[in-house]
RNA sequence: GCCAGGGUAGCUUAGUUGGUAGAGCACCGGAUUCAUAUCCCGGCGGUCGUGGGUUCGAAUCCCACCUCUGGCA
Numbered sequence: 001g002c003c004a005g006g007g008u009a010g011c012u013u014a015g016u017u018g019g020u021a022g023a024g025c026a027c028c029g030g031a032u033u034c035a036u037a038u039c040c041c042g043g044c045g046g047u048c049g050u051g052g053g054u055u056c057g058a059a060u061c062c063c064a065c066c067u068c069u070g071g072c073a
Stems, first nucleotide, its partner, number of pairs: 001072007010025004019056001027043004049065005
């Protein structure tokens, strides 16, 4: 340099005919216990990598850029 795949909550990630963004863990509160842990209930947390474009409407489609991984040279 070229090709392919990824970037979504603190972490690991789901999310296709474009139509209100979910889960687990973690964290906080409660219940339970003599106490802790486990289990149970509730809560908090997302400008969906950045900037544009298309559209009534974009995590999703298009373009450019940043970044990570793998392959080729």
Molecule: transfer RNA
Organism: Candidatus Woesebacteria bacterium CG22_combo_CG10-13_8_21_14_all_39_10